[in-house]
RNA sequence: GGGUCGGUAGCUCAGUUUGGGAGAGCGCGUCGUUCGCAAUGACGAGGCCAGCGGUUCGAUCCCGCUCCGAUCCA
Numbered sequence: 001g002g003g004u005c006g007g008u009a010g011c012u013c014a015g016u017u018u019g020g021g022a023g024a025g026c027g028c029g030u031c032g033u034u035c036g037c038a039a040u041g042a043c044g045a046g047g048c049c050a051g052c053g054g055u056u057c058g059a060u061c062c063c064g065c066u067c068c069g070a071u072c073c074a
Stems, first nucleotide, its partner, number of pairs: 001073007010026004020057001028044006050066005
């Protein structure tokens, strides 16, 4: 330098059926059960979907460029 894969909540990840509702588990907070803890149940907070631009009525999703990580080739 080139190819492939990945970047979504604090962490691990899913999610494009065909572009339209942003989610799960763990963690965190509040409340209940307990004498208390653990465990468990209910509720809640937490995200500009890596960045910029483009297409579109509408983009996490499609297109281009850039950044970061893994891997392969040279």
Predicted 3D model of a 74-nucleotide RNA (transfer RNA) from a Candidatus Omnitrophota bacterium. Model confidence (mean pLDDT): 80 of 100. NCBI's taxonomy places the organism under Bacteria, Pseudomonadati, Candidatus Omnitrophota. Rfam family: tRNA. The sequence was found in a public genome assembly.